[in-house]
Source information:
A computed fold for a 324-nucleotide part of an RNA from Olea europaea subsp. europaea, annotated as large-subunit ribosomal RNA, domain IV. It matches the Rfam family "Bacterial large subunit ribosomal RNA". Its mean pLDDT, the model's own confidence on a scale to 100, is 86. The full RNA is in RNAcentral, with records from ENA and Rfam.
Context: one part of a larger RNA
């Protein structure tokens, strides 16, 4: 480089190809009206002349070739689901993402010697800052929404009651005992004092108790009947509960049985899209549903395109190896 075929190749069109520069026209859904968009599709371009005349653009003539951005140099483009708003950032040295920030939202601490952090301390940060600040913690752009439970965990309150330690503490009781007193005796009668034992009684937070709080930590039901074909069950009875999952969405990044069924795309679909809904085991800021615009991200089919294959050939250049 290459006949016909054009993805048959393979987990995947991976890898090559192909497009491509500049004018001129035309440009869809959608759309947060900014964009989408270089959207897509389409024509032109060289040289030589000539006019306006400025150096550039525009028209006219004229001109060999398959081929004027002649090499080089330089966007493949369009539909479609998820996922994550975006630009960003991150496993130096196998991962660049849907994972982290993020801007917004929202809870909850902090009145300044501030919560909060480090330190045995002096001190430092926070801050030469003051609540439009400051730390914590969840979500995570906008839209459009954000249900219900305060039994239990946990916070916060409130201060009536119950328990309750150390410590005080009347009393009480065992040892010891100066001293008095006894006759200078006695195992006699009396005794401060020291050290102990046990104590009514007063005695904080906590904890019981009582409330309040979920964008605190979580949670969000069984069963058995019922309609004039069967079926199904708007309903109607039972039981437990702190309360029974509301809107949305739903075989999904989430569904085990499962390649559930149905409808599209093939001649033929275990992916893929649209529905159904018996959700094993979605669901409402460990946010729910939608979304223009973004992406070396993921899925699915199709145009261009090609040695990725049917199926290999040829081959310059390079290694290899074998002379020299």
């Nucleotide at each position: 480089c290459u006949a016909a075929g054009a993805a048959a190749c393979u987990c995947a069109a991976c890898a090559a190809a192909a497009u491509a520069g500049c004018c001129c026209c035309a440009c869809a859904a959608c759309u947060u009206c900014a964009g989408g968009a270089g959207a897509a599709u389409g024509a032109g371009c060289g040289c030589c002349u000539c006019c306006u005349c400025a150096c550039a653009a525009a028209a006219g003539g004229g001109u060999a070739a398959c081929a004027g951005u002649g090499a080089c140099c330089a966007g493949g483009g369009a539909c479609u689901a998820g996922c994550a708003a975006c630009u960003g950032u991150u496993u130096a040295c196998c991962a660049a993402a849907a994972a982290c920030a993020c801007a917004a939202g929202u809870c909850u601490c902090c009145a300044c010697a501030a919560a909060g952090u480090c330190g045995u301390a002096c001190a430092a940060c926070c801050a030469u800052g003051u609540a439009u600040g400051g730390g914590a913690g969840c979500u995570g752009a906008u839209g459009u929404c954000u249900g219900u439970c305060c039994a239990a965990u946990g916070u916060u309150g409130a201060a009536a009651g119950g328990u309750c330690a150390a410590g005080g503490a009347a009393g009480u009781u065992g040892g010891u005992a100066a001293c008095c007193u006894g006759a200078u005796g006695a195992u006699g009668g009396g005794g401060a004092g020291c050290a102990g034992g046990c104590g009514a009684c007063c005695g904080a937070a906590a904890c019981c108790c009582c409330a309040a709080u979920g964008a605190a930590c979580a949670g969000c039901g069984a069963c058995c009947g019922u309609a004039a074909c069967a079926a199904u069950a708007a309903u109607a009875a039972u039981c437990c509960u702190a309360a029974g999952g509301u809107a949305g969405c739903g075989a999904a990044a989430u569904u085990c049985g499962u390649u559930a069924u149905u409808g599209g795309a093939u001649a033929a679909g275990u992916u893929u899209c649209g529905a159904c809904c018996c959700g094993c085991a979605c669901g409402a800021a460990a946010g729910g549903c939608a979304u223009a615009a973004c992406a070396a991200g993921c899925u699915g089919g199709g145009c261009a395109u090609u040695g990725u294959u049917u199926c290999a050939a040829a081959g310059a250049g390079a290694a290899g190896c074998u002379u020299g």